[in-house]
Context: one part of a larger RNA
RNA sequence: GGCAUACGGUGGAUGCCUUGGCGCCAGGAGCCGACGAAGGACGUUGCAGGCUGCGAUAAGCCACGGGGAGCUGCCAAGCAAGCUUCGAUCCGUGGAUCUCCGAAUGGGGCAACCCGGCUGGCGUAGUGGCCAGUCACCCUUCGCUGAACACAUAGGCGAAGGUGAGGGAACCCGGGGAAGUGAAACAUCUCAGUACCCGGAGGAAGAGAAAGCAACCGCGAUCCCCUGAGUAGCGGUGAGCGAAACGGGGACAGCCUAAACCUGUGUGACGUGAUAGCCCGGUGGCGUUGUCAUGCAGGGGUCGUGGGACCGAUCAGGCGGUACGCCGGUACUGCCAGGGAGUUACAAAGUCGACACAUAGCUGAACGCCAUGGAAAGGGCGGCCACAGCGGGUAACAGCCCCGUAAGCGAAAUGCGAUCGACCUCCCGAUUGGGAUCCCAAGUAGCGCCGAGCACGUGGAAUUCGGCGUGAAUCUGGGGGGACCACCCCCUAAGGCUAAACACUACCUGGCGACCGAUAGUGAACCAGUACCGUGAGGGAAAGGUGAAAAGCACCCCGGGAGGGGAGUGAAAUAGUACCUGAAACCGUGUGCCUACAAACCGUCGGAGCUAGCCGUCCGGGCAACCGGGCGGUGCGUGACGGCGUGCCUUUUGAAGAAUGAGGCGGCGAGUUACGUUACGUGGCAAGGUUAAGGCGUGUGCCGGAGCCGUAGGGAAACCGAGUCUGAAUAGGGCGUCCAGUCGCGUGAUGUAGACCCGAAGCCGGGUGAUCUACCCAUGGGCAGGUUGAAGCGCGGGUAAGACCGCGUGGAGGACCGAACCGACUCACGUUGAAAAGUGGGCGGAUGACCUGUGGGUAGGGGUGAAAGGCCAAUCAAACCCGGUGAUAGCUGGUUCUCCCCGAAAUGUAUUUAGGUACAGCGUCGUAUGUUCCGCAUCGGGGGUAGAGCACUGCUUGGGCUAGGGGGCCCACAAGCUUACUGAACUCAGGCAAACUCCGAAUACCGAUGCGCUAAGUACGGCAGUGAGACUGCGGGCGAUAAGGUUCGUAGUCGAAAGGGAAACAGCCCAGAUCAUCGGCUAAGGUCCCUAAGAACGUGCUAAGUGGGAAACGAUGUCCAGCCGCGUAGACAGCCAGGAGGUUGGCUUAGAAGCAGCCAUCCUUGAAAGAGUGCGUAACAGCUCACUGGUCGAGUAGUUGGGCGCGGAAAAUGUAACGGGGCUUAAGCACGUCACCGAAGCUGUGGGAGCCGGUCAUGAGCCGGCGCAUGGGGGAGGCCUCAUGCGUCCAAGCGACCGGCUCGGUAGGGGAGCAUGGACACGCGGGUGAAGCGGCGGGGUGACCCAGCCGUGGAUGCGUGUCGAGAGCGAAUGCCGCCAUGAGUAGCGAAAGAGGGGGGAGGAACCCCUCCGCCGAAUGCCCAAGGGUUCCUGGGGAAGGUUCAUCCGCCCAGGGUUAGUCGGGACCUAAGGCGAGGCCGACAGGCGUAGUCGAUGGAUAACAGGUUGAUAUUCCUGUACCACCGUUCCCGCGCCAAGAUCGAAUCCAUCUUGCUAAGGAAACCCCUUCGGGGGCUACCGACCCAGGUGGUACUAGGUCACCGAUGGGGUGACGCAGGAAGGUAGGUCAACCCGGGCGAUGGUCGUCCCGGGGUAAGCACGUAGGGAGUCCCCAUAGGCAAAUCCGUGGGGGCAUGAUCCUGAGGUGCGAUGCCGAGUCCGCAGGGACGAAGUGACUGAUCCUAUGCUGCCGAGAAAAACCUCUAGGGAGUGGGAAAGGUGCCCGUACCCCAAACCGACUCAGGUGGGCAAGUAGAGAAUACUAAGGCGAUC
Repeated sequence: GGCAUACGGUGGAUGCCUUGGCGCCAGGAGCCGACGAAGGACGUUGCAGGCUGCGAUAAGCCACGGGGAGCUGCCAAGCAAGCUUCGAUCCGUGGAUCUCCGAAUGGGGCAACCCGGCUGGCGUAGUGGCCAGUCACCCUUCGCUGAACACAUAGGCGAAGGUGAGGGAACCCGGGGAAGUGAAACAUCUCAGUACCCGGAGGAAGAGAAAGCAACCGCGAUCCCCUGAGUAGCGGUGAGCGAAACGGGGACAGCCUAAACCUGUGUGACGUGAUAGCCCGGUGGCGUUGUCAUGCAGGGGUCGUGGGACCGAUCAGGCGGUACGCCGGUACUGCCAGGGAGUUACAAAGUCGACACAUAGCUGAACGCCAUGGAAAGGGCGGCCACAGCGGGUAACAGCCCCGUAAGCGAAAUGCGAUCGACCUCCCGAUUGGGAUCCCAAGUAGCGCCGAGCACGUGGAAUUCGGCGUGAAUCUGGGGGGACCACCCCCUAAGGCUAAACACUACCUGGCGACCGAUAGUGAACCAGUACCGUGAGGGAAAGGUGAAAAGCACCCCGGGAGGGGAGUGAAAUAGUACCUGAAACCGUGUGCCUACAAACCGUCGGAGCUAGCCGUCCGGGCAACCGGGCGGUGCGUGACGGCGUGCCUUUUGAAGAAUGAGGCGGCGAGUUACGUUACGUGGCAAGGUUAAGGCGUGUGCCGGAGCCGUAGGGAAACCGAGUCUGAAUAGGGCGUCCAGUCGCGUGAUGUAGACCCGAAGCCGGGUGAUCUACCCAUGGGCAGGUUGAAGCGCGGGUAAGACCGCGUGGAGGACCGAACCGACUCACGUUGAAAAGUGGGCGGAUGACCUGUGGGUAGGGGUGAAAGGCCAAUCAAACCCGGUGAUAGCUGGUUCUCCCCGAAAUGUAUUUAGGUACAGCGUCGUAUGUUCCGCAUCGGGGGUAGAGCACUGCUUGGGCUAGGGGGCCCACAAGCUUACUGAACUCAGGCAAACUCCGAAUACCGAUGCGCUAAGUACGGCAGUGAGACUGCGGGCGAUAAGGUUCGUAGUCGAAAGGGAAACAGCCCAGAUCAUCGGCUAAGGUCCCUAAGAACGUGCUAAGUGGGAAACGAUGUCCAGCCGCGUAGACAGCCAGGAGGUUGGCUUAGAAGCAGCCAUCCUUGAAAGAGUGCGUAACAGCUCACUGGUCGAGUAGUUGGGCGCGGAAAAUGUAACGGGGCUUAAGCACGUCACCGAAGCUGUGGGAGCCGGUCAUGAGCCGGCGCAUGGGGGAGGCCUCAUGCGUCCAAGCGACCGGCUCGGUAGGGGAGCAUGGACACGCGGGUGAAGCGGCGGGGUGACCCAGCCGUGGAUGCGUGUCGAGAGCGAAUGCCGCCAUGAGUAGCGAAAGAGGGGGGAGGAACCCCUCCGCCGAAUGCCCAAGGGUUCCUGGGGAAGGUUCAUCCGCCCAGGGUUAGUCGGGACCUAAGGCGAGGCCGACAGGCGUAGUCGAUGGAUAACAGGUUGAUAUUCCUGUACCACCGUUCCCGCGCCAAGAUCGAAUCCAUCUUGCUAAGGAAACCCCUUCGGGGGCUACCGACCCAGGUGGUACUAGGUCACCGAUGGGGUGACGCAGGAAGGUAGGUCAACCCGGGCGAUGGUCGUCCCGGGGUAAGCACGUAGGGAGUCCCCAUAGGCAAAUCCGUGGGGGCAUGAUCCUGAGGUGCGAUGCCGAGUCCGCAGGGACGAAGUGACUGAUCCUAUGCUGCCGAGAAAAACCUCUAGGGAGUGGGAAAGGUGCCCGUACCCCAAACCGACUCAGGUGGGCAAGUAGAGAAUACUAAGGCGAUC
């Protein structure tokens, strides 16, 4: 370590239980709210918290009723204090109270808060403060007022209105209105008028009393159900959508107006002067009135056999009154009587009583004993009640114990009623005739165009509705009857109301369930819409059980505790609050066996050994029970060793696969349901079958015949009909005529629905998000220090003047360097991080297009974007949430018990089709048929393949012949000759062909006949699956006569097939597994060992381990067969010898001699010898061969074919190409022979099942029928029913017997069963122990079961039959839980600690001390945001703390936050928000005026010190300031009176200036007779006008306190950069001042050492500096009215800083105070005393300064404040003093962080202020101070 077993732990399955759910039925109720709802916040009990109740009258108050003994709600006990028979608690009814928020409504607002006005009240001297009531907006009505514009209207003001507003589950009506999807794509269409949004209403809503249906018959409002009917229709005539009438039912109910006409009345017009009018007739009378139009009111009137008005007729109570009366009478009216109706339409308020019901309640029959047991209700015995035996409880199972149940009774109060009655209220003429006249709903009907809706998609499209346009009629009128017209019929539009029947259930009560039982049932059985997550919309859990009763373990022991051991309780404590049962995974302990040289799908078969237990026996001990030991047997267990042996699922041609899925275990987890259709099974009835809605009934039930299916078909139809259609037809042909259906139930399949389950990416709708981020708006803040040196200016030079140059000054810049700050280039680290983007070192920008805080805006096909498809909350080529939604998924995965029978396909055709589907093929089941199937034989057929052939079509090699062509010769031309050139045709020989065939098989196929055979075949119907195939042989194509290639055909196997063989090996060979068997025989293949069987036999071969991998090719391997040479006349090979001469042949050559090359290749000698086979030389030479002789002595050379071998032959761990050992006359190869082995084949024996056939029921059984008997039950009885027994009948079924055949199996078809939860009936078990759980032992073919047994457990369970399902798990990267593994592994998150002491059970980490170390522009201190008690004290030690812990930001308890001045509100406004009216918009809503909110800004009055454990500008001390209140005093000014002051107009007089008129008239010009003349103006010149003065006139008239706008004006009031100055804070030093010290060792009382050398607001003075013209008067058409103000214009005074404004600092007071080094006292907490408090230097980024200078980008608003009037106004202003008043909220603590944002005690992020020393330019950097830390292994 493994297996087994026992005992535990862990865990929480299973069983049992149920307080909770789910579904349904019946009844009730069906709204609540400005009289403040729904829903909340906060409070509330004597005691903390939560739930429930309640509301400052707060688990309650009052009254009435019920009830009758205890009570003060629950978790939840205890204590305290009380109440109660004088009736408490409790229950019901009515009432009172009812904080704050919320429609929220006085105004505001960030819900539960803040701030007001008025009236009344309380309090105060008074202000401030408090209480009650009231104050929103819109609408309606009324009143008043009242524009443009006369009336009027709009508008304004006021009053009144239990008006509206908001909430609510579904149902209802209306306004808008998708998409996924389906159509196998998609656009019309569908989904669907669905989802969703919005408006509105009610208990229901809507519809509704025919301008309707219908069809020549009729009906008679609407709605709903059934049916009609999946019909008629609509429809890319696709998908699909889909009526209506009739008929059957439910329920029933009808009315009112408009108009004509009459009357009254208002207004207007017209008309008249007695007429139109009125009165019944006549005479006449009356009479200031008619006609028309219009408004109002009353009467009248309401219909389609048209009605009404109108004109007639008839009939119709009583009494009284009035009026007119000539008479009869008429008209009006009251009362009585009668009739009818009613609160829901038709008129309208209702009231009372009775009764019923509801909201509390009450009465309510009947039992005991015995034994068991902890307990009796179970058992036994004996009783009783029952209109009550529903149900629950009680220690187990209770009719008679308790509560109840049946039955009956009951209400002071309130509610309700469809019942009754009494009041009350309303109505009361009817009938008929006539048809001249009048009326009968107008921008309507109709029509045109465009839409919508009707089942109806524009269609032939009626009917209905809308928009735009056009536009009638009045009954002789109109509309409709599916275009339209005619005829006929129906109905009367353009006004309105209307109960019931039909929808729904948030809520109350009662009841029920073949619904669930804690992973189920609601998400929620439990304090759940909770915890938790998210900015938000939104999402959303887990979690039940002690026991009958807490009797919840007193006491003792161990331990700091936790926990445990005893004792005790209890029936039980392995029932101890982590609690019933207590499975499995997983973790242990004991015992038995095995295991350390051995290999693995973990098993199975065999099996040595060991072995707790049992049995026997022996020995020892003991009196015995018994104990210990030995031996033997048996046996649970284990198991050395051996044989065989490739997990499961899925997907696949094919999986051990290294293809998918699963860590393990437990629980949950997938073909269901509804309605159609169809087939089969079964049952009822049957030419019929059957009802639906609905009705009745307590009820299985009975009615209900509308309707449906069938009974007749044919045809497009008319139509005809056992026929009919086609057709000219009587023909022919097609379809019929024969054939039983129908309604239930069950099963299979299918359609429509999510339709077997899980799974998208996505589409659409409505919302939620700009706390992240992008951009924008408003308002604030930040940027150490250093450098450069633009323009301008000054001076100098220069120039005619300039330009220009130099020096200085100056201080510009998307300038430079570089911190904070912002960014993010690079390297490293990190990568299950410290961190879901960081750290370290370097890096870029750093006065700008800069960075940043706060508040706000832009929103999803949208925003924003210096643009990357970037960003929009860790998400972006379309956010997030919820919904449509169970979208769709021809795709992947998964799909749960058993047995039996049969058993495929991977093909064809088609396909936006190829991994899908349809039909066919192949399977199965049923029915029918009955040899039709198959095989063989024979006979008869057609064929054009293999082969073959070359006759055709083509190709093709060689020869012959040869036309033609080319070349050559010849040639004047013509012709000719010739040719190793080419070559048709012809011919000879030889070939080739899928698309050649003169031929032509074998097979196959078709037909016939016969034979054989348990083998099918065919048709119809139900249900499928398959339509990816693979390899092998053969025949082909493609390819390369490649592929484990691809594609056809054909056969086989696998697929879906196990077994044997091929070592292993789907597709190869053999062979098809029903089961058992320690029987037998064989197949393939084997027989030396592994390993069953022959070292078998015979004959050869192989030498290569060939066998036991391979080709071309190669080889004198070897065997066999053949052919052809040579050979005893001596071959072949070897050895010996010769191999010569002409000659060095000739040529060539430098040379060439046999041997570079060319030519020739003779002759001689000889046994033989080439003008030379090879080597060789420069050439010779030399060697050698051919050839010859000798020697030797028998074969030898070549070649062809065959067998077996050899070479060719290189790969990766190690032989590794027989499976290994090993094998050589074999254990190899070939041939032959005989044996044997060998499989799940065949066979023997036995068993099972299926199918078929036969027999049986005489003797046996079941079922069924009949009869009898017995017993039980029911019933009044007849009788019914159940069980058993007997008899009898039947033979279809079950069954029995015999025989034959068959039984591999995936997809799939068919059949039969098992198990689980539940129901009903019957029958049983159980505390003497049910279920469940753990085992043992048995049974069955299996799912499974129990004749039985043991343990645990402690209350339910089982059998049979039938029914009925949420009905079976191993897999879905399934879901939930638990437990493993990894693993005692990674890690413990930047950094310094050491020693001593303390307390403590315990100390590396806690506390104290000492030393050491770290930060120090922070790691210090203070704020804002955010957080929300973390703060302080005491205690604790489970959990949290990455270790420990005595400690803590942890847990428990107690405590802590003090303001007129700080911040916010009671002040203001910005961006922006909201927004009365208003404008716009289907609705929702959007915009926006007046206003009102809104700080990040403006305004605004307190400082110093001390004090606590924890607060302080808040408390205390001291000293101030602000606003208001009244009181007192002082100084003024007014009203009245008196007075003062200002002060016209008009006219008259006069003066002055100016203008011009008539007229005059220079200068100047022209002419001139020089005299003058002429011309021309300037200019002169009155009245008038204007102005002055005087008078009118010390007149008329005005003004004269103060307050004072919501109006006017001013101010408030603003940018950026820069530099200099004056100061201060701060710092440093000090020989000066103060306190302390005084030398262990040479000196040191000193120019020695150490420490210290402060003080606010406020008040007063007004400095450095900065700024300005200022004052007075007059006028004034502007400042929306007014103004004395402002503006503008004019005049005057003063003045260049006189005056005024501003202004740091400083000084004095504040302060004889406080602080202060230090000293002293006290054990300590603590207390007391207390010196000096000066000078110099340095010096800010702070103050002067919102200044000054420069620049261009030209730099908030409002209030406070000042002033002016409007207005108010009789008293009022100013000053001083002492008093008084001064509200609400925040205030603790952290705040660059362990308390905020980052899931964490997280190396990240987070705005502002303070800013010491030395060095330094510096806020860099380094080291330090104060202060803070040593960072949780």
Source information
Predicted 3D model of a 1833-nucleotide part of an RNA (large-subunit ribosomal RNA, half A) from an Actinomycetota bacterium. Lineage of the source: Bacteria > Bacillati > Actinomycetota. The full RNA is in RNAcentral, with records from ENA. Model confidence (mean pLDDT): 82 of 100.